[in-house]
RNA sequence: AUUGAACGCUGGCGGCGUGCCUAACACAUGCAAGUCGAGCGAUGAAGGGAGCUUGCUCCUGGAUUAGCGGCGCACGGGUGAGUAACGCGUGGAUAAUCUACCCAUAUGAUCGGGAUACCAGCUGGAAACGGCUGACAAUACCGGAUACGAUGUAAUUUAACAUUACGUGAAAGGCGGUGUAAGCUGUCGCAUAUGGAUGAGUCCGCGUCUCAUUAGCUAGUUGGUGGGGUAAUGGCUCACCAAGGCAGUGAUGAGUAGCCGGCCUGAGAGGGUAAUCGGCCACACUGGGACUGAAACACGGCCCAGACUCCUACGGGAGGCAGCAGUGGGGAAUAUUGCGCAAUGGACGAAAGUCUGACGCAGCGACGCCGCGUGAGGGAUGAAGGCCUUCGGGUUGUAAACCUCUGUCAGGAGGGAAGAACCGCCAUGGUAGUAACUGCCCAUGGUCUGACGGUACCUCCAAAGGAAGCACCGGCUAACUCCGUGCCAGCAGCCGCGGUAAUACGGAGGGUGCAAGCGUUAAUCGGAAUCACUGGGCGUAAAGCGCGCGUAGGCGGCGAAGUAAGUCAGAGGUGAAAUCCCACGGCUCAACCGUGGAACUGCCUUUGAUACUGCUUUGCUUGAGUUUGUGAGAGGAUAGUGGAAUUCCUGGUGUAGGAGUGAAAUCCGUAGAGAUCAGGAGGAACAUCAGUGGCGAAGGCGACUAUCUGGCACAACACUGACGCUGAGGUGCGAAAGCGUGGGUAUCAAACAGGAUUAGAUACCCUGGUAGUCCACGCUGUAAACGAUGAAUACUAGGUGCUGGGAGAUUAUCUUUCGGUGCCGUAGCUAACGCAUUAAGUAUUCCGCCUGGGGAGUACGGUCGCAAGGCUGAAACUCAAAGAAAUUGACGGGGGCCCGCACAAGCGGUGGAGUAUGUGGUUUAAUUCGAUGCAACGCGAAGAACCUUACCUAGGCUUGACAUCCAGGGAAUCCGGCCCAAAAGCCGGAGUGUCCUUCGGGAAACCCUGAGACAGGUGCUGCAUGGCUGUCGUCAGCUCGUGCCGUGAGGUGUUGGGUUAAGUCCCGCAACGAGCGCAACCCCUAUUCUUAGUUGCCAGCAAGUAAUGUUGGGCACUCUGAGGAGACUGCUCUGGUCAACAGAGAGGAAGGUGGGGACGACGUCAAGUCAUCAUGGCCCUUACGCCUAGGGCUACACACGUACUACAAUGGCGCACACAAAGGGCAGCUAAACCGCGAGGUCAUGCCAAUCCCAAAAAAUGCGUCCCAGUCCGGAUUGCAGUCUGCAACUCGACUGCAUGAAGUUGGAAUCGCUAGUAAUCCUGGAUCAGCAUGCCAGGGUGAAUGCGUUCCCGGGCCUUGUACACACCGCCCGUCACACCACGAAAGUUGGUUUUACCCAAAACCGGUGAGCUAACCAUUUAUGGAGGCAGCCGUCUACGGUAGGGCCGAUGAUUGGGGUG
Repeated sequence: AUUGAACGCUGGCGGCGUGCCUAACACAUGCAAGUCGAGCGAUGAAGGGAGCUUGCUCCUGGAUUAGCGGCGCACGGGUGAGUAACGCGUGGAUAAUCUACCCAUAUGAUCGGGAUACCAGCUGGAAACGGCUGACAAUACCGGAUACGAUGUAAUUUAACAUUACGUGAAAGGCGGUGUAAGCUGUCGCAUAUGGAUGAGUCCGCGUCUCAUUAGCUAGUUGGUGGGGUAAUGGCUCACCAAGGCAGUGAUGAGUAGCCGGCCUGAGAGGGUAAUCGGCCACACUGGGACUGAAACACGGCCCAGACUCCUACGGGAGGCAGCAGUGGGGAAUAUUGCGCAAUGGACGAAAGUCUGACGCAGCGACGCCGCGUGAGGGAUGAAGGCCUUCGGGUUGUAAACCUCUGUCAGGAGGGAAGAACCGCCAUGGUAGUAACUGCCCAUGGUCUGACGGUACCUCCAAAGGAAGCACCGGCUAACUCCGUGCCAGCAGCCGCGGUAAUACGGAGGGUGCAAGCGUUAAUCGGAAUCACUGGGCGUAAAGCGCGCGUAGGCGGCGAAGUAAGUCAGAGGUGAAAUCCCACGGCUCAACCGUGGAACUGCCUUUGAUACUGCUUUGCUUGAGUUUGUGAGAGGAUAGUGGAAUUCCUGGUGUAGGAGUGAAAUCCGUAGAGAUCAGGAGGAACAUCAGUGGCGAAGGCGACUAUCUGGCACAACACUGACGCUGAGGUGCGAAAGCGUGGGUAUCAAACAGGAUUAGAUACCCUGGUAGUCCACGCUGUAAACGAUGAAUACUAGGUGCUGGGAGAUUAUCUUUCGGUGCCGUAGCUAACGCAUUAAGUAUUCCGCCUGGGGAGUACGGUCGCAAGGCUGAAACUCAAAGAAAUUGACGGGGGCCCGCACAAGCGGUGGAGUAUGUGGUUUAAUUCGAUGCAACGCGAAGAACCUUACCUAGGCUUGACAUCCAGGGAAUCCGGCCCAAAAGCCGGAGUGUCCUUCGGGAAACCCUGAGACAGGUGCUGCAUGGCUGUCGUCAGCUCGUGCCGUGAGGUGUUGGGUUAAGUCCCGCAACGAGCGCAACCCCUAUUCUUAGUUGCCAGCAAGUAAUGUUGGGCACUCUGAGGAGACUGCUCUGGUCAACAGAGAGGAAGGUGGGGACGACGUCAAGUCAUCAUGGCCCUUACGCCUAGGGCUACACACGUACUACAAUGGCGCACACAAAGGGCAGCUAAACCGCGAGGUCAUGCCAAUCCCAAAAAAUGCGUCCCAGUCCGGAUUGCAGUCUGCAACUCGACUGCAUGAAGUUGGAAUCGCUAGUAAUCCUGGAUCAGCAUGCCAGGGUGAAUGCGUUCCCGGGCCUUGUACACACCGCCCGUCACACCACGAAAGUUGGUUUUACCCAAAACCGGUGAGCUAACCAUUUAUGGAGGCAGCCGUCUACGGUAGGGCCGAUGAUUGGGGUG
């Protein structure tokens, strides 16, 4: 785009079309083919006339019709079952034919005869339908004559024609006119012949679906001769003879199907289709058969058989809607049992006319196409309502209301066509013919005929009044928001939506598209170059047969002549009409219709052209081949020969091992192995040479010699003269493994055995070991049989190797040529990779093959094979991908380089004990919540007895504990009492302020009461978020602009060579630059200078003390704190690319970023946090909010993390005694003194701090003691007594004293930290804090060991490589098993359809025979009959249906079974 459509929702009008696609299923009822009385006999109504007996007769008249007869019924109408065919289409042939009715021409139309239906009588039957007897007619039937034009036979003559002889035909009919009649005449009919027209039959060329998993078919089969038959050719049929005919250009078989003009689609070529209209064919319940006829083997005819239905008196009969309506049924689905012959057409008739479900109309259906309408103009406060909202508004929307108009359609009223021309009748006129007229015929005038239908159309009336829906809105694809839902419900053409903010589901508002329709489904073509003729491919995506030879076929070098088949041109015929296209015209337009044209791309005939192809003939040599010479080679086959090695055997020497592995063991060996020496046996394979070297078609071929043999290359002359290329089928060769028979068997070695490994190990490893490996003969016929690249020919830059032959030269190196074999590379090609004279380039020829993945190279069938199996080779079902190449990442038990307390080397820990603390788990009314590998677990928490507190129980409050607004009242505030666990509640008292003022009052802050807006929430979502933080990681990376490269993703830069802690720097480079990171800039610290000296310091001076910077004084030193300096590979040497840089050194307090801190790129982990805070959405609102008391967060079988204290002598205890830094202090730190064993208390002093206090530093050191033990170690636990803080230490604080004195004697597997002022060890301070520190943060004291090195573990960086990963290896993914479902195969069988072979039975009919029965026409006749002919009957040939037996093919089903697919 389209449809004979259907379904869903909706539906105003009209025109034109169209309407059982399914059950060729079954059919009730009505109608669809009759007509002619001018063919015939009979019947004889109405009407008219006459007679009269007035209800009868006669005459006329002809209605009506059963029958005989004629014509029609073979047309028209329906359907598409069958048919793959001369069925259809197209073009021819018919010299191989017929043709009723029609037309033209010619001739004729004569003489006779016997029957019969209707009818009458009798009679059978239920009926259908008959039977017998009798009479009668014809345009019914029969005979004779005639015809010579038709035809048959014979003869003559023949090539045929022709001639002669014989045989073969009719209705003197009907109706008129005229006439007394005979007759004449008109018309219709009849016969023969010829011709025409129309229609039909037959034959032929070409075209006409799928399957080769259908490859062979055929006995009337193919041909001939001769009979028969037909309208006619012909095996159409029969007899005989011959053995043919068809088939890979697809016979035969199977499936499907009516064919075409056309129709749909498409740019076309094509593809699809076969409704309506038209042409042809076939069929008429199924099968068979003939009759009649011009034509049928006959839709509304006959006979027979069968199935079905109906009637029946059970004896027997009737029927055929695939005609029009209609019914049932089937189905998703398809109409009225209508009107009319008015028109067109048909049958009959002389005609009127009759018949006509053909046809013309109407009805039903939006089924399709076309047209029209559902109003038009104005109208902003942009109304109301709806929806959304950022709350401002926006949108619906000029839409509505409202105002002004119009009148299509529908409605009412009125008018009102065309389609009608004929025929007939009446009148008039005319031609031919006739003696004449009528009539026929022609013309003119009049008259008559309408189903549709009072329809189309026109006019008037009224009235915006009665007339809009459907689908869609994630992308493709025009159109967006809200609500509901929450991987549910659902959507979906493909991709895909939906798991709490869905433009995708459902609803709504809005929008978009189309519109009396709109969507969906189904179907066809297009897009699809996705079967590729136009117009594709095959190295890696699907696809080159494993390789030759070669048949058919296809294709084929140069020249000439002929021919004209192909080809080209002209002409002619045909290509029906309709359709399509163009023009014009008719319905108001259009759809629709008419007229004309064009076109119908085709076929045939004919005339010509001859370039190319073909054919014939004749040449040529360049393709191909032959001869000669030379050459290389693992080319093939056979026979023989050789040495090395393995194994085995014998013997010698010799002794305890050998063998084997990652390590072992099985195994061999004291019965003497292995080792070694000598000898022997036997089989197999041929080291070095050896090479992207050679040969071969491929598989493949490797010691040497001989014989036989194939191919190839080169050189040069000669010869043949296109002999060529490819190659469906066919045929041969064809690795390894395997099979058969017979040998052989040294090695190796499936299976197998044992030993190991392992969770297991039917494996990898080891020890053995059989088939096999080898030979002969035969089979198999496959491989990643690969260059994943078919063969042949020609052309298209080069460079450089190897190999075989030749030529040349300026000859020992080159040049050149032919053949082979490699690499690199230009153009070109390619999706890219890549290929590139050995093409995957440019072309030609031929063959093979491909058409999404899986199912599946499977099943079935066929074929080959001994088998294994090979070749050929599907479908159902299922998926939306499978795949190729390349890119970026990520990953690898890949590679290279490098780094890090990563390992290693060390030191000290953890893991064992007790305790502390956190977590899990469990428990509980609650044990609030969060954090969960590294990167949660002494974490949020820098400090839970109440508070905190979020949890639980109980008691209370409801505008609220807190904020803003409003109204009323009151200043605020303070005190006392009752009740209660408290909060809350109740009662009483005191008290009146500040500012302004017009003195009435008002205002601010605060309190109380009231109403509602609102407050409040540590309720949920960290996967809606901001902010902040962790981690990779202080790792060295992450990017951009421009340019360049690539079809593109992307690359380059950023890679490479060095170097660095570093993408740090240098060099190079299609890159040149730049940004975020690194480094530096900042802080602390190490040295020094300047400056300033109080509360700090004290060298010198002075004073004082028992003593002390205590005082004067000074700031030199220390120190404090402010500003500078200093370090930059700056200098020297060496190495290095005259580089960056590295190594060594000097100087220096410090040396190569001096040490430390702050500082964290692009990003990753939906990492953590809604309980810091903020915040979207959701949820609660006398509660999930708020207040209060008590409890809980402190529970305790257990498990884990992090710490503290220890286990002791490098120690404990006692005494003595020395040296810090950094901090904190007024609700504070607190001296001294006194009391207490002590925690602490009392009194009291200094200090808002370089001044006073905390404050004692501890380890260390000295002396003493303990003597290796559960201890003079260790301190848990528990008892008693206390201290302090605090409303309050019961749950649940810290500390003190006395007493008690647990585990623990250095810690399994495993695991952590640390590279120097570090680890280890020792104290000190601070934050939080009323009190509570083994935690955290900070400070100093003492102060080590080790680092070979980068193989390994972990993590990371760069380059490279592979990848089927991209959620990125914690990836992906394979197979079994279990379960569910689905389709398929096999299967003992069962069952159905179809086809076929042989035989049996054999209806009806035709034909043949017979025909003793019967017999009108003709003949004969003696009138009895006979003959000719015919009929019945019978026989036969043939045969439908049916039967018996056996095959083939195709389905359905089947216990069980097999694999497959999906989950």
Molecule: small-subunit ribosomal RNA
Organism: uncultured Desulfovibrio sp.